[in-house]
Molecule: transfer RNA
Organism: Minisyncoccia bacterium
RNA sequence: GGCCCUGUCGUCUAGUGGCAAGGACAGCGCCCUUUCACGGCGUAAACGGGGGUUCGAUUCCCCCCAGGGCUG
Numbered sequence: 001g002g003c004c005c006u007g008u009c010g011u012c013u014a015g016u017g018g019c020a021a022g023g024a025c026a027g028c029g030c031c032c033u034u035u036c037a038c039g040g041c042g043u044a045a046a047c048g049g050g051g052g053u054u055c056g057a058u059u060c061c062c063c064c065c066a067g068g069g070c071u072g
Base pairs, nucleotide, nucleotide: 001071002070003069004068005067006066007065010025011024012023013022018055027043028042029041030040031039048064049063050062051061052060
């Protein structure tokens, strides 16, 4: 350099044209407890960037960025 794959809350992940973008763990608050832990309830937090297609894009297309694999 060429080809292929991946990129979603702090972390691991679900979703794959119309969702309030869900879950687990972690965080925070409250309850429980003499206290801690456990447990219960609640809460904040995300679609890598830019264009395009579309009435509508996290989802499809292009370019770029980052990571990984194969290969010269």